[in-house]
Context: one part of a larger RNA
Molecule: small-subunit ribosomal RNA, central domain
Organism: marine sediment metagenome
RNA sequence: UUGGGCGUAAAGCGCACGUAGGCGGCCGAACAAGUUGGGUGUGAAAGCCCGGAGCUCAACUCCGGAAGUGCAUCCAAAACUGUUCGGCUCGAGUGCCGAAGGGGGCCAGAGAAUUCCCGGUGUAGAGGUGAAAUUCGUAGAUAUCGGGAGGAAUACCAGUGGCGAAGGCGCUGGCCUGGCUGGGCACUGACGCUGAGGUGCGAAAGCGUGGGGAGCAAACAGGAUUAGAUACCCUGGUAGUCCACGCCGUAAACGAUGAGUGCUAGGUGUUGGCGGGCAUGCCCGUCAGUGCCGCAGUUAACGCGUUAAGCACUCCGCCUGGGGAGUACGGCCGCAAGGUUAAAACUC
Numbered sequence: 001u002u003g004g005g006c007g008u009a010a011a012g013c014g015c016a017c018g019u020a021g022g023c024g025g026c027c028g029a030a031c032a033a034g035u036u037g038g039g040u041g042u043g044a045a046a047g048c049c050c051g052g053a054g055c056u057c058a059a060c061u062c063c064g065g066a067a068g069u070g071c072a073u074c075c076a077a078a079a080c081u082g083u084u085c086g087g088c089u090c091g092a093g094u095g096c097c098g099a100a101g102g103g104g105g106c107c108a109g110a111g112a113a114u115u116c117c118c119g120g121u122g123u124a125g126a127g128g129u130g131a132a133a134u135u136c137g138u139a140g141a142u143a144u145c146g147g148g149a150g151g152a153a154u155a156c157c158a159g160u161g162g163c164g165a166a167g168g169c170g171c172u173g174g175c176c177u178g179g180c181u182g183g184g185c186a187c188u189g190a191c192g193c194u195g196a197g198g199u200g201c202g203a204a205a206g207c208g209u210g211g212g213g214a215g216c217a218a219a220c221a222g223g224a225u226u227a228g229a230u231a232c233c234c235u236g237g238u239a240g241u242c243c244a245c246g247c248c249g250u251a252a253a254c255g256a257u258g259a260g261u262g263c264u265a266g267g268u269g270u271u272g273g274c275g276g277g278c279a280u281g282c283c284c285g286u287c288a289g290u291g292c293c294g295c296a297g298u299u300a301a302c303g304c305g306u307u308a309a310g311c312a313c314u315c316c317g318c319c320u321g322g323g324g325a326g327u328a329c330g331g332c333c334g335c336a337a338g339g340u341u342a343a344a345a346c347u348c
Stems, first nucleotide, its partner, number of pairs: 003320004007302002012316001014201004021194003025088007033081002035077008049065006091191001092188004096183003103177007110154001115149007125136002162169002206247006215241002220236004258315006266293013297304002321348003330341004
């Protein structure tokens, strides 16, 4: 619960596509469903309200009137909504030319580094720490040179810089492919926005099958530290981290800020276009993005401030004191882990 809200107090679904539904630009015409006005019928009695009457008054009772927000039907109006028809181009979209990009998928290749193996040089230490020890090393380590193997990640460039709806994306080349954006012309002619359900995507960890395994490293073992040390530090080290396919579906999935449209001072930096000016590397204008500061306004304050948290409209999601609890039960999903939907008693 016809209210007020959702950046930080409770509250924006992780993100997208889209079904139903809701909402929807400009002009003209018709209709009259919504809408508006009027008539008629109905809207029992009692009660409420108004006028009057009867009990000595009142309560009470009786008579009359009004009202009864509604429904039905008829007549009328045509601004708005709706429906149908016709038209328009500014919303939306298509074509053309250009530009930027770690957007996605697949394949191939490159160099640096770590580790391991082989060989050479070489000898007693190396490693590690706050200090040590566990550990490695005379069966030749560490160091250094040459050769080889293998896996993973791509220093510098690198930037409040770019791309993507979000998750996210960073060596080079090739192939396939999505989106954004600038310019001017042509075209379609409202084709739009949102989106309950639904569907897809979705970091890390985790799961299944098969591969792979250099480094790192939960668990685990040992060494230290300590009163203890199931830790922090050290030496090792298995899952895992990597690949293919299939699951999982969560997160401080964050801008803790849903999507769309319009309107409302500026200044300054930066990315990518376009136009113009000239003293040719600067200036002016403009579009799209990305930062900072800031007027009005807003906010409980912090802050936000044309990338709004300002002013409005449309649609969706969500909140309603703390704990119990994002739990139990049930349903659905999952191989499992668990996820999702989601209470109550009780208590303050």